[in-house]
RNA sequence: CUCUUAUCAAGACCGGCCGAGGGACGUGGCCCGACGACGCCGGGGCAACCGCCUGAGAAGGAAAGGUGCCAAUUCCCACCCGUGACAGACGGGGGAGAUAAGAG
Numbered sequence: 001c002u003c004u005u006a007u008c009a010a011g012a013c014c015g016g017c018c019g020a021g022g023g024a025c026g027u028g029g030c031c032c033g034a035c036g037a038c039g040c041c042g043g044g045g046c047a048a049c050c051g052c053c054u055g056a057g058a059a060g061g062a063a064a065g066g067u068g069c070c071a072a073u074u075c076c077c078a079c080c081c082g083u084g085a086c087a088g089a090c091g092g093g094g095g096a097g098a099u100a101a102g103a104g
Base pairs, nucleotide, nucleotide: 001104002103003102004101005100006099007098008097013043014042015041016040017039021032022031023030028076029075044070045069046068049066050065052061053060054059074096079093080092081091082090083089
C1' cells in the first nucleotide's frame, strides 16, 4: 500500500509548550478557535477489536499486555431508491473515511 471481515447515534480531561488556523477529500452548510483551538509533550480517563479468564457452545467476566479513542451521529449534506405536500423530513442502499483483526 492492497484485499477480506466486523463496528462506527454511547463514552472519556487536567497541565505545559506552540501561536492561527481547525473539523479526511470535494459541494453547500454549520460549528470549534487569542477565554489560545489544531498540533506536540506529561499525567489522567473512556472503551472492549486482538489478547487473558470461565464456558461444549452461545455468551459472560476482568482490564495486567497490543492497538484505538477523549467537541458536535463518521458534525450534517453531497450518489441511488422509496415515503412525503413541489418544501422540510424520514427510511434503505452504495461510495469514501476511521478503528481492529487476518492475509498478500
SAM riboswitch aptamer (S box leader) from a Planctomycetia bacterium, 104 nucleotides, folded computationally. Its mean pLDDT, the model's own confidence on a scale to 100, is 83. It matches the Rfam family "SAM riboswitch aptamer (S box leader)". Gene Ontology term of the family: regulation of gene expression.